[in-house]
A computed fold for a 176-nucleotide RNA from Firmicutes bacterium UBA5454, annotated as Lysine riboswitch aptamer. Rfam family: Lysine riboswitch aptamer. For this family Rfam cites "Riboswitches Control Fundamental Biochemical Pathways in Bacillus subtilis and Other Bacteria" (Mandal et al., Cell, 2003). Rfam links the family to the GO term lysine biosynthetic process. Its mean pLDDT, the model's own confidence on a scale to 100, is 76.

RNA sequence: AGGUAGUUUAGAGGUUGCAGCUUUUAUGAGUAGUCCAUUGGAGAAUGAGGGGUUCUGUGAAAUUGGAUGGAAGGAAAUGCUGCCGAAGGAAAUUGCGGUCCUCCCGCUGUUUUCUGGUCCCGAGGUAAAAAAUCUCCCGACUGUCAUCAAGUAAUUGAUGGAGCGCUAACUGCUUU
Numbered sequence: 001a002g003g004u005a006g007u008u009u010a011g012a013g014g015u016u017g018c019a020g021c022u023u024u025u026a027u028g029a030g031u032a033g034u035c036c037a038u039u040g041g042a043g044a045a046u047g048a049g050g051g052g053u054u055c056u057g058u059g060a061a062a063u064u065g066g067a068u069g070g071a072a073g074g075a076a077a078u079g080c081u082g083c084c085g086a087a088g089g090a091a092a093u094u095g096c097g098g099u100c101c102u103c104c105c106g107c108u109g110u111u112u113u114c115u116g117g118u119c120c121c122g123a124g125g126u127a128a129a130a131a132a133u134c135u136c137c138c139g140a141c142u143g144u145c146a147u148c149a150a151g152u153a154a155u156u157g158a159u160g161g162a163g164c165g166c167u168a169a170c171u172g173c174u175u176u
Stems, first nucleotide, its partner, number of pairs: 001175006008169004014084001017083005023077003033068005039062001043055004047103005087115007095107004116142004122136005144161007
C1' cells in the first nucleotide's frame, strides 16, 4: 500500500428523514346512541353460525317527525424521547380481548420474507372518506457504490447493483 472479516465505534441519504408518546385541531357527524311522539304488531341485541344470556304484548324489528347528541380506529400540527432497516408491507404463529365452541376480527410479541429513498400518471387493496396509507405497472428525480468515457482538476455523462448496501475509524487475519 492492497485484500478480507467484525454481536465493534461514529456518520450520511430526506415533499417537515423515521417511529413512539403528550397536547391540540379537523374529519368521523348532526352520524351512532338515548328520549318523546307516530304508524306497526313479533321479534330484536350480543362480529358470523350454533348454544347461552339479555331485552320484548307494561309493545320487538321496521316507518315518519322532533329533542339531545358522542366515541374509536385513521389524519394533520406541536413538543418531548429514541433513532438512520430508522421504518413499512406480506405470511406463519404464541398470548390476550371480542359471553361459550368453530370461524373471523383487533391488540401484542416472535420468526421468515420483500422494500435504498421521493414524486407524477394508471390499476387494485385498506378506509366513513375526494383524507391518509399499502401493493403493482410505467416514467422522472435523488443518495450511494462499481465499471466505462470526457476533463489538469473540481466535476460531468453512460451503464449496472442493492440497505446483507455506502462513508470514516478501530481491531483481527492475509498478500506485496